A computed fold for a 105-nucleotide RNA from Syntrophomonas sp. UBA5432, annotated as Glycine riboswitch aptamer.
Lineage of the source: Bacteria > Bacillota > Clostridia > Eubacteriales > Syntrophomonas.
It was read from a public genome assembly, where an Rfam model found it.
RNA sequence: AUGAUGGAUAUGGGAGAAUGGGGCUAAAGCCAUACCGAAGGAGCAAGUUAUUUACCUGCCCGGGUAAAUAAUGAAACUCUCAGGUUAUAGGACUAUAUCCGGACA
Numbered sequence: 001a002u003g004a005u006g007g008a009u010a011u012g013g014g015a016g017a018a019u020g021g022g023g024c025u026a027a028a029g030c031c032a033u034a035c036c037g038a039a040g041g042a043g044c045a046a047g048u049u050a051u052u053u054a055c056c057u058g059c060c061c062g063g064g065u066a067a068a069u070a071a072u073g074a075a076a077c078u079c080u081c082a083g084g085u086u087a088u089a090g091g092a093c094u095a096u097a098u099c100c101g102g103a104c105a
Stems, first nucleotide, its partner, number of pairs: 006100008018033001022031003034085003040081001041079003047072011
């Protein structure tokens, strides 16, 4: 199964921040400074799990509570490594179409 979550392709939508100015260069560009977060990357809250300690219950095993430590732990949050700061391009996310795939029932 009148096809979920997910994935691919095509087309459309899609924000922010120096079209700055200092140095170098024939140019492309590079360096410094300032800035942005929506490719990618990194960080963590509650919760959960484990261990230890203390206390309660219990004859023991065990059970419960609290604290500490460790692990795990999402984002459009945080960082700004990467990327970016007119436009083109890129762009998380998203709409439509086609396809892949085959979950619940």